Transfer RNA from Pseudolycoriella hygida, 71 nucleotides, folded computationally. Rfam family: tRNA. The prediction has a mean pLDDT of 83.
RNA sequence: UCGACGGUAGCUCAAUGGUAGAGCAUCAGCCCGGCAAGUUGAAGGUUGUGAGUUCGUGUCUCACCCGUGAA
Numbered sequence: 001u002c003g004a005c006g007g008u009a010g011c012u013c014a015a016u017g018g019u020a021g022a023g024c025a026u027c028a029g030c031c032c033g034g035c036a037a038g039u040u041g042a043a044g045g046u047u048g049u050g051a052g053u054u055c056g057u058g059u060c061u062c063a064c065c066c067g068u069g070a071a
Base pairs, nucleotide, nucleotide: 001070002069004068005067006066007065010024011023012022013021018055026042027041028040029039030038048064049063050062051061052060
C1' cells in the first nucleotide's frame, strides 16, 4: 500500500435491517459416603471507537483503532 479478511459473553463462534443466542468455562440446586461424570437452572454483552442512512442497524455507508493475510 490493498475495489483482502476479521473484531459480538472469560474462550470458540452464531444471529433475513425488526426482543443479541449456542457450546465450553463460572456459580447454584439435584444426584453421590465424598469427588468426578450426569442432570436442572442462574449469572455474564457500551456487538472495537465515532459519525451517517433508516421508523428501526450486530447487520448498510464513511473515517479511525487493533489483529491476520498478500504484495

The organism belongs to Pseudolycoriella, within Eukaryota.